[in-house]
About this RNA:
This is a predicted structure of a 111-nucleotide RNA (SAM riboswitch aptamer (S box leader)) from Fictibacillus enclensis.
RNA sequence: CUCUUAUCAAGAGUGGCAGAGGGACUGGCCCUAUGACGCCCGGCAACCGUUCCAUUUAUGGAAUUGGUGCUAAAUCCUGCAAAACAGCUAUGCUGUUUUGAAAGAUGAGAG
Numbered sequence: 001c002u003c004u005u006a007u008c009a010a011g012a013g014u015g016g017c018a019g020a021g022g023g024a025c026u027g028g029c030c031c032u033a034u035g036a037c038g039c040c041c042g043g044c045a046a047c048c049g050u051u052c053c054a055u056u057u058a059u060g061g062a063a064u065u066g067g068u069g070c071u072a073a074a075u076c077c078u079g080c081a082a083a084a085c086a087g088c089u090a091u092g093c094u095g096u097u098u099u100g101a102a103a104g105a106u107g108a109g110a111g
Base pairs, nucleotide, nucleotide: 001111002110003109004108005107006106007105008104013041015040016039017038021031022030023029025079027077028076042071043070044069047067048066049064050063051062052061053060054059075103080100081099082098083097084096085095086094087093088092
């Protein structure tokens, strides 16, 4: 980097260092010298691992000394398609809502 698969509306600091951009991309809308991004510590969670319990033997529950991950806003909203409803200058266009896809992120497995 590619493929498969699961999850993505919950949760998490009034700490230290450092000093200008950051929220993947588009269009928006936001965060930020009252200190962002990043690093450290702390924390959250329970994907993998480990331990314990139950059982229909494959699942459920509990714990967290290990490997990741996460720690503003729903993946911040949005993009492509469909449905319902509403409006209009009407075989379409616009708006709202919902559903699905795409894109992205993370885990586990494979190449």